[in-house]
RNA sequence: CGGGGUAUAGCGCAGCUUGGUAGCGCGUUUCACUGGGGGUGAAAAGGUCGUCGGUUCAAAUCCGGCUACCCCGA
Repeated sequence: CGGGGUAUAGCGCAGCUUGGUAGCGCGUUUCACUGGGGGUGAAAAGGUCGUCGGUUCAAAUCCGGCUACCCCGA
């Protein structure tokens, strides 16, 4: 320098193909059961979907630039 992949909640990931309410597990907080700080059950909080633009009535999703990391090639 060229090509490809990944980026979504504190952590690990799904959702993208086919645009239409942003989810799952673990964790955190509260409550209940319990002798109990363990275990079980219920509820809640937590996201500018890496970043900047474009397309669209509508973008995590489609298109382009950039950034970080990983892989391959030179």